[in-house]
RNA sequence: AUAGCAGGCCGGGCGGCCGCCCCUUUACAGGGGAGGAAAGUCCGAGCUUUCAAGGGCGAGGAUGCCUCGUAACGCGAGGGGGUCUCGACUUAAAGUCGGGAUCACGGAUAGCGCCGCAGAAAAUAUACCGCCCCCGGUUCUUAUCGGGGGUAAGGGUGAAAAGGCGGUGUAAGAGACCACCGGAUCCCGUGAAAACGGGAUCGCACGGCAAGCCCCAUCCGAAAGAAAGGCCAAAUAAGGGGAAAGAGGCGGCCCGCCUCGUUUGAUCCCCGGGUAGGCCGCAUGAUCCCGGUGGCGACUUCGGGACCAGAUAGAUGGCCGCCGUCACGAGACGCCUUUUUGGGCGCUUCGUGAUACAGAACUCGGCUUAUAGGCCUGCUUUGUUU
Numbered sequence: 001a002u003a004g005c006a007g008g009c010c011g012g013g014c015g016g017c018c019g020c021c022c023c024u025u026u027a028c029a030g031g032g033g034a035g036g037a038a039a040g041u042c043c044g045a046g047c048u049u050u051c052a053a054g055g056g057c058g059a060g061g062a063u064g065c066c067u068c069g070u071a072a073c074g075c076g077a078g079g080g081g082g083u084c085u086c087g088a089c090u091u092a093a094a095g096u097c098g099g100g101a102u103c104a105c106g107g108a109u110a111g112c113g114c115c116g117c118a119g120a121a122a123a124u125a126u127a128c129c130g131c132c133c134c135c136g137g138u139u140c141u142u143a144u145c146g147g148g149g150g151u152a153a154g155g156g157u158g159a160a161a162a163g164g165c166g167g168u169g170u171a172a173g174a175g176a177c178c179a180c181c182g183g184a185u186c187c188c189g190u191g192a193a194a195a196c197g198g199g200a201u202c203g204c205a206c207g208g209c210a211a212g213c214c215c216c217a218u219c220c221g222a223a224a225g226a227a228a229g230g231c232c233a234a235a236u237a238a239g240g241g242g243a244a245a246g247a248g249g250c251g252g253c254c255c256g257c258c259u260c261g262u263u264u265g266a267u268c269c270c271c272g273g274g275u276a277g278g279c280c281g282c283a284u285g286a287u288c289c290c291g292g293u294g295g296c297g298a299c300u301u302c303g304g305g306a307c308c309a310g311a312u313a314g315a316u317g318g319c320c321g322c323c324g325u326c327a328c329g330a331g332a333c334g335c336c337u338u339u340u341u342g343g344g345c346g347c348u349u350c351g352u353g354a355u356a357c358a359g360a361a362c363u364c365g366g367c368u369u370a371u372a373g374g375c376c377u378g379c380u381u382u383g384u385u386u
Stems, first nucleotide, its partner, number of pairs: 001382001003380008012323007020033004035357001039368002042366005047225003054255004060220005065079005080105001081103009106215002111213002113209003128155002130151009163181002166178003182204001183202008229280004239271005246260005287306006294299001324355008333346005
């Protein structure tokens, strides 16, 4: 310098003229006005509603290695392990170290269920081909056919076939046996933990799927949602009828508690009528910026400073000029390359065109999706120079 991967930030700026909304002011003047995702509505919460307070259980649901952070989360940070991949080292094999990517990472001996086709056989599951031994037949020999027995090492099918590798041994084989790896059990050490390291004993194995039902652990557990929900004004038909002694509430149930009522009728049901206006909620927030403390970090804590949209058929816009960025074309200069033509890179000038995804509606923390272009950090590859 090139190419790729991962992560993060920005994502247009300035001025003029006219226009819109909010705040403040007697008025003038003044101050402010759309995002990193405002999108999706997938998680979590704040707030509101039921007079108020509590305990237990459940339908249903979520998460799933360990520890920490947070208001909380299915989010974030750090650590561990698995798988894949690159490089170096090394082995009989298995491996070790470093970088990168990725993981829906509790349990398959609680139970049930599934594994099509192919294949001999798909889980207390095998003998198609093959290998070996014995008997008999054919054949000069070679070789070939049938029957019985042994075998699961070799081959084949498959995503997967009763541990792997090197040997001993055998008629041929096989953990049958041996060393190593792996597995199970126990012990020791390190670590807060997940886990890692080491030792001893045992030939030890009945696969996979739980993003199948399920089991375990932890947590949630009334529902709805700003068109939530309040206040004011106005209007209507003194609205009508039925049941009724218990009823209602704490939002599925139980306990417990509370409120109202018993003919001056709580409460429930049916029929009918009126209103659609205004104000609040409405933006001071788990907010933002700067600095210090603690922490590997997410973050915590202390001090100082700031106020940065609030519409309601829904404001934040239109026009003009200049700049920025990108693409294409042309020219000058410098460097590299080439016999030359030419090509590549950098800088600069001019011209033309373009400028992504996209618009608050109660608020906030996340996740997911979309995105022209620019910048930064880390890792890998190739080339060049020192």